[in-house]
RNA sequence: GGCGGCGUAGCUCAGUGGUUAGAGCGAUCGGAUCAUAACCGAUGGGUCGGGGGUUCAAAUCCCUCCGCCGCUA
Numbered sequence: 001g002g003c004g005g006c007g008u009a010g011c012u013c014a015g016u017g018g019u020u021a022g023a024g025c026g027a028u029c030g031g032a033u034c035a036u037a038a039c040c041g042a043u044g045g046g047u048c049g050g051g052g053g054u055u056c057a058a059a060u061c062c063c064u065c066c067g068c069c070g071c072u073a
Stems, first nucleotide, its partner, number of pairs: 001072007010025004018056001027043005049065005
């Protein structure tokens, strides 16, 4: 340089055009316990990597840029 994959909550990921963007773990608070852990309940946390385009409507489709990973010369 060429080709491909990935980027969504603190971490691991789901969501492949339409109702409010979700789960597990973690965090915080509470319950329970003599106490701690496990367990149970609740709460908070997101410019969906940046920009542009298509569409009535975009995390999702298209273009471009950035970052990471792999293959190849």
The RNA shown here (transfer RNA) has 73 nucleotides and comes from a Parcubacteria group bacterium.
The coordinates come from a structure-prediction model, not an experiment, and the mean pLDDT is 81.
NCBI's taxonomy places the organism under Bacteria, Bacteria candidate phyla.
The RNAcentral record of the sequence draws on ENA.
It matches the Rfam family "tRNA". Rfam's curators write: Transfer RNA (tRNA) molecules are approximately 80 nucleotides in length.